RNAcentral holds the full RNA, with entries from MGnify. This is a predicted structure of a 544-nucleotide part of an RNA (large-subunit ribosomal RNA, domain I) from a soil metagenome. The coordinates come from a structure-prediction model, not an experiment, and the mean pLDDT is 81.

Context: one part of a larger RNA
């Protein structure tokens, strides 16, 4: 100095665990906010005794119905003191349902470097009096009634925030095309405005194709088809069938009547009136005041719901062991042999479980009824006199949107100019014109569920098992980094219980140890289950 073996050390890998993720499934709820919100900021929760997390607001330890209830005085966190309370109208706990909510923050009486700093007006306590403490108004925009018409009064809404989910506006690039310009990517991300609890959309100027069908949505299918396409990457329907769920209705206008004005045109309310084998209005006849609908509002009554809860079967002996639930022997129960948990692996030890049962307050759903309120009233014949949503349709340019990139491109939408019939009307049916056929009636409104998201309960996972699974199983969106936006971790296991090592020795009155003592075990000693490797020693044996 090397090999080899044994002993340690360091180190924290593997095994085994789980307090905690992650994805589903029923179910059930879904907006909060000037009555002060999300969100914080400073306090409150006996003392020793501080931090953090959690509840709560100076009423910070509240009031009242309920349920439990014999121990509490939040958790990390043991003690001790000092209170409460011990069968209840009375401590704590769980629930319901109201009180109180300091300051800031849309922040709203003015300011302001957030949690502060200043005023004014009225009212009340003190005060001779200045003044002081307390309360309770004092932002700004909308519209709207009154009005002395004004910076006016009044009583109303509105501002602001939200994880996804919706609608609308405005709209990238990276990427693809193996370079790239049309094209993709994507109408996505992003920002910006709206709203709900869901939104959107919707009752046919729709689809078909000679046979129909009948609102909208959503899931299969059709179909990666027909198609679009530097016909290149790539994009990509529709009918139709099969399911989920179903629901339809209100004005405009002719015509009548009232008011108001006015030279006329007219404005407003009330009746009519609503659709396409066209209606309707006008007129004539006959009938009729009803049965009844509802997706408005408010109750009432049953049931069931949801927030605390209550009842709830059945073993024992012995064996090993530190500990019985194991093992042997004998029982029991079961509408309950899901789970978990107790010193090893338990239907019968505990908490549950099956299955029964409950609520003084609040709560949601259904059905039924009441009231109010809203909607609905027909048949026929006749006349052919009016009415059936105009700067619209439709045209030209320029553009978008449709699977559909001007294309041979209808359809929808519209930024500029041009402009229609008006029921003998118009609009579709995929280039245009004509006929002929088939459908439909735009230029106003609503409008429930089937669907999207999320979030609480219960429940599953050939799901994760501490470098995994959330970025977090721990003081995690914490330390930390950055002026800021914004980035962002590491870190889990003693032991059945802490029984967490009295006492003695070395050592600095250390640290770390050695005995003794716990305990099953201390090479389980809080740098703690297991305890690989790499590396670092001891000791032994060999070696050129």
């Nucleotide at each position: 100095a090397g090999u080899u073996a044994a002993u340690g050390g360091u180190g924290g890998a593997u095994g085994c665990c789980u307090u905690g993720g992650c994805a589903g499934u029923a179910u059930a709820a879904g907006c909060c906010g000037a009555a002060g919100a999300a969100g914080g900021a400073c306090g409150u929760c006996u003392g020793u005794a501080u931090a953090a997390g959690g509840a709560c607001g100076a009423u910070a330890u509240c009031a009242u119905c309920g349920a439990u209830g014999a121990g509490c005085u939040c958790u990390u966190c043991a003690a001790c003191a000092a209170g409460c309370a011990u069968u209840a109208u009375c401590a704590a706990u769980c629930g319901g349902u109201g009180g109180u909510u300091u300051c800031c923050g849309a922040a709203u009486g003015g300011g302001g470097c957030a949690a502060c700093c200043c005023c004014a007006u009225u009212g009340u306590g003190c005060g001779a009096a200045a003044g002081u403490a307390c309360a309770a108004u004092g932002a700004c925009c909308c519209a709207g009634a009154c009005u002395u018409u004004c910076a006016g009064u009044c009583g109303g809404g509105g501002g602001g925030g939200u994880a996804a989910c919706c609608u609308g506006g405005u709209g990238a690039a990276c990427c693809g095309a193996a370079a790239c310009a049309u094209c993709c990517a994507a109408g996505u991300a992003a920002c910006c405005a709206g709203a709900g609890g869901a939104a959107a959309a919707g009752a046919a100027a729709u689809c078909a194709a000679c046979a129909g069908a009948g609102a909208u949505u959503c899931c299969g299918u059709c179909a990666g088809u027909a198609g679009c396409g530097g016909c290149g990457a790539g994009c990509g329907a529709a009918a139709u069938c099969g399911g989920a769920a179903c629901a339809g209705u209100c004005u405009a206008a002719a015509c009548c009547c009232c008011g108001c004005a006015u030279u006329u045109u007219g404005c407003g309310g009330g009746g009519g009136g609503u659709u396409g084998c066209g209606g309707g209005a006008c007129u004539c006849a006959c009938a009729a005041u009803a049965c009844g609908a509802c997706a408005g509002u408010a109750g009432u009554u049953u049931u069931u719901u949801a927030u605390a809860g209550g009842a709830g079967a059945a073993u024992g002996u012995u064996u090993u062991g530190g500990a019985a639930a194991a093992g042997a022997c004998a029982a029991c129960u079961a509408u309950a042999g899901a789970a978990g948990g107790u010193g090893a692996a338990a239907g019968u030890c505990c908490u549950g479980u099956a299955u029964c049962u409950a609520a003084a307050a609040u709560u949601a759903a259904a059905a039924a009824c009441u009231a109010c309120g809203u909607c609905c009233a027909g048949u026929g014949a006749g006349a052919u006199u009016c009415c059936c949503a105009a700067g619209u349709a439709c045209c030209a340019c320029g553009g978008g949107g449709c699977a559909c990139g001007g294309c041979a491109a209808a359809c929808c939408c519209u930024g500029u100019g041009g402009g229609a019939a008006g029921c003998a009307a118009g609009g579709g049916c995929g280039g245009u014109c004509a006929c002929a056929g088939c459908u439909c009636u735009a230029a106003g409104a609503c409008u429930a569920a089937a669907u999207a998201c999320u979030u609480a309960u219960a429940u599953u996972g050939a799901c994760c098992g501490a470098u995994a699974g959330u970025g977090a199983a721990c003081u995690a969106g914490u330390a930390c980094c950055g002026u800021g936006a914004g980035g962002g971790a590491a870190a889990g296991g003693u032991g059945a219980a802490a029984a967490g090592u009295c006492c003695c020795c070395c050592g600095g009155c250390g640290a770390g140890g050695g005995g003794a003592g716990u305990g099953a075990a201390a090479u389980a000693g809080u740098a703690c289950c297991u305890g690989a490797a790499a590396c670092c020693a001891u000791u032994a044996a060999c070696u050129a």